[in-house]
Molecule: SAM riboswitch aptamer (S box leader)
């Protein structure tokens, strides 16, 4: 890189640093941002794996820490929406 698998409507700062962008990609929207974006540090949350284990619990490895995966673009039923897929994210496994 690729493959399949589980979950994805919950949860998480009045901090420091930084200095203009960001919200996965393609498009369309909509939103957040000098009342400081991304990134990094600290803090926190708790999904998986490891450990422990009657229940549980501390720690470690990733992960996450605005808005339903921000919403739609594909299909079905409906014409508000709902359901399913596709794509994506994360975990551990395989290749």
């Nucleotide at each position: 890189u690729c493959c399949a698998u589980a979950u994805c409507a919950a949860g998480a700062g009045u901090g420091g640093u930084g200095g203009a962008g960001g919200g996965a990609c393609a498009c369309g929207g909509c939103c957040c941002g000098u009342u400081g974006a991304a990134g990094c540090c600290c803090g926190g949350c708790a999904a998986c794996c490891u450990g422990u284990u009657u229940u549980u619990c501390a720690a470690g490895g990733u992960g996450c820490u605005a808005a339903a995966u921000c919403c739609g673009u594909c299909g079905g039923u409906a014409u508000u929406a709902c359901c399913g897929a596709a794509a994506g994210a994360u975990g551990a496994g395989g290749u």